A computed fold for a 73-nucleotide RNA from an uncultured Alphaproteobacteria bacterium, annotated as transfer RNA.
The coordinates come from a structure-prediction model, not an experiment, and the mean pLDDT is 81.
Rfam family: tRNA. The family's RNA type in Rfam is transfer RNA.

Order: sequence, then structure tokens, then C1' cells
RNA sequence: GGGGUCAUAGCUCAGUUGGGAGAGCGACUGGUUCGCAAUCAGUAGGUCGGGAGUUCGAUCCUCCCUGGCUCCA
Repeated sequence: GGGGUCAUAGCUCAGUUGGGAGAGCGACUGGUUCGCAAUCAGUAGGUCGGGAGUUCGAUCCUCCCUGGCUCCA
């Protein structure tokens, strides 16, 4: 320098015929307990890496950029 792949909640990750943003763990609140653990119920938490474009509508399609991993040179 070139190719591939990944970037979504605090962590690990789902989610593509373009239209609802989600799960587990964690945090917090409440029940059960003398208390803790465990368990049950609930709540909060996201500019979907950044910018532009296409579209009535973009996590999803196109282009550019940034960063991680990997292959070639």
C1' cells in the first nucleotide's frame, strides 16, 4: 500500500425481503429472610463508531473517514 471482517445498553452479543431497538449478565427498587445469599416482580440505561447520500422511511443499501482483528505484499 491492497483485500476481508468487525464496531448495537456498563460487559458478552442477537437483530438484514428497509418500518417494533432487544436478550443474558450487571446496576437500582420492591416482595420473601433477623440479615446475607438464592429466587420472584419491576425500573432505569442506546446520537446502533463519525459524516454524507439513496428512500415516504436506514442498525440494515451506497460512498468517505476513524479504530480493532486478520490475510497478501